Model confidence (mean pLDDT): 78 of 100. A computed fold for a 157-nucleotide RNA from a chicken gut metagenome, annotated as Lysine riboswitch aptamer. RNAcentral holds the sequence, with entries from MGnify. The model forms 95% of the base pairs in the Rfam consensus.

RNA sequence: AGUAGAGGCGCGGUGUUGAAGAGUAGCAUACGGCGGGAGGGCUUCACGGGUCUGGGCCGUUUGCGAAAGGCACCACCGCCGAAGAGCGCCGAGGUGUAAGGCGGCUCUGGGCGGAGGGAGAACAUCUCUUCGACUGUCGCGCAAGCGGAGAGCUACU
Numbered sequence: 001a002g003u004a005g006a007g008g009c010g011c012g013g014u015g016u017u018g019a020a021g022a023g024u025a026g027c028a029u030a031c032g033g034c035g036g037g038a039g040g041g042c043u044u045c046a047c048g049g050g051u052c053u054g055g056g057c058c059g060u061u062u063g064c065g066a067a068a069g070g071c072a073c074c075a076c077c078g079c080c081g082a083a084g085a086g087c088g089c090c091g092a093g094g095u096g097u098a099a100g101g102c103g104g105c106u107c108u109g110g111g112c113g114g115a116g117g118g119a120g121a122a123c124a125u126c127u128c129u130u131c132g133a134c135u136g137u138c139g140c141g142c143a144a145g146c147g148g149a150g151a152g153c154u155a156c157u
Stems, first nucleotide, its partner, number of pairs: 001157005008080001010079006017072002026064003030060005039053005045096003083108004087103004109135002112132008137148004
């Protein structure tokens, strides 16, 4: 240097089904209030700008009535810096910056639990910070234990 492996509720992706989302958004009817350029469409990731249209918006009653993100089981796929987060740059033409992309710039070995913050309909879940024991790995040590990080560890060539 190359190849192949290990950690285990291991990581990520796709799909079917299901619960929830929710009797919510929306549509229709009736009543009431407001309003004359009210409101809406197109262009955009969004705002602004431009352009077109223009009896609409809000609330209540009744009737009908979704979907997405996220989640769970299962199946399949790619894997063991798997992957995640932050920062910077690009994405952007007036402004901010979405999805996404780049960097071996920074942090994290892994899962779990507690506390706090954020997102979320949610007490689900995700994420960030912090603490705790557990666990895998290497080093030190007589031992109890201590320390390090995945650019690591093990095996082979």